[in-house]
RNA sequence: GCGCCUGUAGCUCAAUCGGAUAGAGUAGCAGACUUCGAAUCUGAAGGUUGGGGGUUCGAUUCCUCCCGGGCGCG
Numbered sequence: 001g002c003g004c005c006u007g008u009a010g011c012u013c014a015a016u017c018g019g020a021u022a023g024a025g026u027a028g029c030a031g032a033c034u035u036c037g038a039a040u041c042u043g044a045a046g047g048u049u050g051g052g053g054g055u056u057c058g059a060u061u062c063c064u065c066c067c068g069g070g071c072g073c074g
Stems, first nucleotide, its partner, number of pairs: 001073007010026004019057001029043004050066005
């Protein structure tokens, strides 16, 4: 330099052929329980879906450029 894959919550991952308020586990927080903790149970919160642009009535999903990561070739 070229090609392919990948980027979603602090972390690990879902999300049907593009469809309605993007979910789960874990961590953190609050409460219950306990003499106090841990464990367990309950609850709430946490997201510019890497960034810009485009297509579309509608984009996490499709196209394009850029950025980060991985693999291969030279």